[in-house]
Predicted 3D model of a 92-nucleotide RNA (TPP riboswitch aptamer (THI element)) from an Actinomycetota bacterium. The sequence was found by an Rfam model in a public genome assembly. The source organism's lineage runs through Bacteria, Bacillati and Actinomycetota. Its mean pLDDT, the model's own confidence on a scale to 100, is 78.

RNA sequence: ACCGGGGGAGCUCGGUACCACCGGGCUGAGAGGCCGGCUCCGGAGCCGGCGACCCCACGAACCUGACCCGGGUAAUGCCGGCGGAGGGAGGU
Numbered sequence: 001a002c003c004g005g006g007g008g009a010g011c012u013c014g015g016u017a018c019c020a021c022c023g024g025g026c027u028g029a030g031a032g033g034c035c036g037g038c039u040c041c042g043g044a045g046c047c048g049g050c051g052a053c054c055c056c057a058c059g060a061a062c063c064u065g066a067c068c069c070g071g072g073u074a075a076u077g078c079c080g081g082c083g084g085a086g087g088g089a090g091g092u
Stems, first nucleotide, its partner, number of pairs: 001092003004056004010026006033050007062087003068081004
């Protein structure tokens, strides 16, 4: 590089009005962007496909421990610890 694969999407404020809405703030690479489906009253949640982003064994992407510990914040995986602890996706 090519092909293939893995993964997360948190916290918070306001508006509108009764439908599954709109806008702002924090951290971050990314904070559910588009399409479809499900649950009916919580402006809540889930599932599938596609997209953006991160990561693929020299693996801290991500998950578990964890409703954990310390600090800080309006609040939060916001920072540090836990910890190179356990798990974790590759071929040419």